[in-house]
C1' cells in the first nucleotide's frame, strides 16, 4: 500500500430499515441473614466510534475519516 472483519451500558455481546435500544456479568438500594455469601426484588447506567448522505423512518443501507484485529505484498 491492497483486501476482509470488528467498533452498541463499566466488561462480554445480541439487535439483519419501523416498539421507549436489550441480555448476562458488574454497580447501587431493599428483602433475607447474628454478620457476610448465596438467593429474590428493584434502580441507575447508552450523543449505538466521528461526520455526511439515502429514506416518511437508520444501531441497521451508502460514502468518508478515526481506532482495533487478520491476511497478502
Nucleotide at each position: 500500500g491492497c483486501g476482509c472483519c470488528c467498533g452498541u451500558a463499566g466488561c462480554u455481546c445480541a439487535g439483519c430499515g419501523g416498539a421507549u435500544a436489550g441480555a448476562g456479568c458488574a454497580a447501587u438500594u431493599g428483602a433475607c441473614u447474628a454478620c457476610g455469601g448465596a438467593u429474590c426484588a428493584a434502580u441507575a447506567g447508552g450523543u449505538c466510534g466521528g461526520g455526511g448522505g439515502u429514506u416518511c423512518a437508520a444501531a441497521u443501507c451508502c460514502c468518508u475519516c478515526c481506532g482495533g484485529g487478520c491476511g497478502c505484498a